C1' cells in the first nucleotide's frame, strides 16, 4: 500500500397488528382481541463424545434464520424498527 470483515456515528428507504373496552376527575388499576422486524428464547443436518445386538440403532453435547414462540416490545400520528443502500471516522487485516 491493501482484498476483506467488524463494532460505532450519520443520511435515505423500511412492514404488521384495537386512536378497543371497564372503573376513576386524574394518576392509575383491570378486561378482551391481535402483531413480529428492537431485545430474548426454541431447534434440523453436518460435527463431537459415549454405548450397543454395529451397512445401523440408542443416549448426550453442539447447532442458523426473515422459521417457531410471544417473556419483553408493539397495535392513529410521532417515536421505535429487523434489514438494505450511501457517507464518515476507528481499530484489525489475507497478501
Nucleotide at each position: 500500500g491493501g482484498a476483506c470483515a467488524g463494532a460505532c456515528c450519520u443520511c435515505u428507504g423500511g412492514a404488521g397488528a384495537g386512536a378497543c373496552u371497564u372503573g376513576g376527575a386524574g394518576a392509575c388499576a383491570g378486561g378482551c382481541g391481535c402483531c413480529g422486524a428492537a431485545g430474548g428464547a426454541g431447534c434440523a443436518a453436518a460435527c463431537c463424545c459415549g454405548g450397543a445386538u454395529c451397512u445401523u440403532c440408542c443416549g448426550g453435547g453442539a447447532g442458523a434464520a426473515u422459521c417457531u414462540c410471544u417473556c419483553a416490545g408493539g397495535c392513529a400520528a410521532a417515536a421505535g424498527g429487523a434489514c438494505a443502500g450511501g457517507g464518515g471516522a476507528c481499530g484489525g487485516g489475507a497478501c
A computed fold for a 95-nucleotide RNA from Firmicutes bacterium UBA2595, annotated as Glycine riboswitch aptamer.
Rfam family: Glycine riboswitch aptamer. About the family: This family represents the bacterial glycine riboswitch.
Its mean pLDDT, the model's own confidence on a scale to 100, is 83.
The organism belongs to Bacillota, within Bacteria.
The sequence was found by an Rfam model in a public genome assembly.